Molecule: transfer RNA
Organism: marine eukaryotic metagenome
RNA sequence: UGACUUAGCUCAGUCCGGCAGAGCAACUGACUAGUAAUCAGUAGGUCGUAGGUUCGAUUCCUAUAGUCAG
Numbered sequence: 001u002g003a004c005u006u007a008g009c010u011c012a013g014u015c016c017g018g019c020a021g022a023g024c025a026a027c028u029g030a031c032u033a034g035u036a037a038u039c040a041g042u043a044g045g046u047c048g049u050a051g052g053u054u055c056g057a058u059u060c061c062u063a064u065a066g067u068c069a070g
Stems, first nucleotide, its partner, number of pairs: 001069005008024004018055001026042005048064005
C1' cells in the first nucleotide's frame, strides 16, 4: 500500500441502501429388518468493532482490530 472479515465450516449478497441467503454440517420426521443414501422439515446471525449520514445501513463515510499479500 492492496485484499479480506456475513450461520459450526466454505462462501454469495455490497457495484445501484429497502424482509439477511446458498452449499456442507447439526437436529426432527418419512423411507429401511437396521445403517447409509434419498425425500420433507426445523434450528442456527450484535454481517469484525466503534461512531457518523439517512425515514431506513451487511451495503455509503470516518476511525480502529485481526488475517493474508507486497